[in-house]
Model confidence (mean pLDDT): 79 of 100.
c-di-AMP riboswitch aptamer (ydaO/yuaA leader) from Patulibacter minatonensis DSM 18081, 148 nucleotides, folded computationally.
Its Rfam family is "c-di-AMP riboswitch aptamer (ydaO/yuaA leader)". The family has 106 seed sequences and 7,607 matches in Rfam 15.1.
RNA sequence: CUCUGCCCGGAGCCGAAUCACCGGAGUCGAAUCCGGUGGGCGGGGGAACCACGUGUUCUUGGGGCUAAUCGGCCGGUCAUCCGGUCGGGGCGCUGCUCUUUCUGCGCCAGCCCGUCAGCUAACCCCGUAGGCCGACGAAAGAGAGCAC
Repeated sequence: CUCUGCCCGGAGCCGAAUCACCGGAGUCGAAUCCGGUGGGCGGGGGAACCACGUGUUCUUGGGGCUAAUCGGCCGGUCAUCCGGUCGGGGCGCUGCUCUUUCUGCGCCAGCCCGUCAGCUAACCCCGUAGGCCGACGAAAGAGAGCAC
């Protein structure tokens, strides 16, 4: 000097997942932790109206959170499962912010209800976690901040 790994800090990112107050633990005092109550943010249930509604055959559930889905072909042993591949669709980042666009890089998992739920005013119920942090492009418009 270079490369790689780990740790800490700063600045940031995904996400609804944050803020304030009260009480307790803790301390020299804090930090921090636990519990509670509100604000904010997010989700579900729940009228009228509307929607659904008929016939035949086969099958057997159905629904919710979330971007996380809909299909074709091939293979694994039959498969609703797994893998590969090709399409449609959806989501995140690209560092001052927002909208639109381009570019580049990624993701499409997981969990829950329990035979039950369309929409839905009043009303009722629930959540407020967890994870990442390698790199740091551009155009137009509108703003913010800073400098002169």